[in-house]
């Protein structure tokens, strides 16, 4: 150096199915009201409105949940930096939102609790701190395969 493996509620995608989103957006009819309305300021313009209440119809995404499949074992997650796309009543500037690209660092895995965070959400899911299990090496020590302390996957075993 190459190859093949391990850990377990293990990690990701994909498409159906189902809740839910929601009687909610949004279309349309009627009544009131407004001159300014986008995810959020701020400014220009007045071209396109706009906001509430009531009826009548009536969604979708985006996230979850089932099993079913792929592909896998830094599987994947996360933050911080950069670049350019997109949405949006029109235009500019500034934040933000989503996703993509590319560096840099950190997390061995899952579980429970706490706290902020996304999200309509009691679902779920991130990060932080904390807790006990678990794999793995290392060092002690023994009761001989168990105990204690520590490390971290750029690790560990096995074969060439």
């Nucleotide at each position: 150096g190459a190859u093949a493996g391990a850990g377990g509620c293990g990690c990701g995608g994909u498409a159906u199915c189902c809740a839910u989103c929601a009687g909610u957006a949004c279309c349309c009819c009627g009544c009131g009201g407004c001159a300014a309305g986008g995810g959020c300021a701020g400014g220009c313009a007045g071209c396109c409105g706009c906001c509430g209440c009531g009826g009548a119809g009536a969604a979708a995404a985006g996230g979850g949940g089932a099993g079913a499949u792929c592909g896998c074992c830094g599987a994947a997650g996360a933050a911080c930096c950069g670049g350019g796309c997109a949405g949006g009543g029109g235009c500019c500037u500034g934040c933000g939102u989503g996703g993509c690209c590319g560096g840099u660092u950190c997390u061995g895995g899952g579980c429970c609790g706490u706290c902020c965070g996304a999200a309509a959400a009691g679902a779920u899911u991130g990060g932080a701190c904390g807790g006990a299990c678990u794999g793995u090496c290392a060092c002690a020590a023994a009761a001989c395969u168990u105990u204690g302390u520590g490390g971290a996957g750029c690790g560990c075993u096995a074969u060439c």

Background:
Lysine riboswitch aptamer from a bovine gut metagenome, 160 nucleotides, folded computationally. Of the family's consensus pairs, 100% are formed in the model. It matches the Rfam family "Lysine riboswitch aptamer". Rfam's curators write: Riboswitches are metabolite binding domains within certain messenger RNAs that serve as precision sensors for their corresponding targets. The sequence is in RNAcentral, with records from MGnify.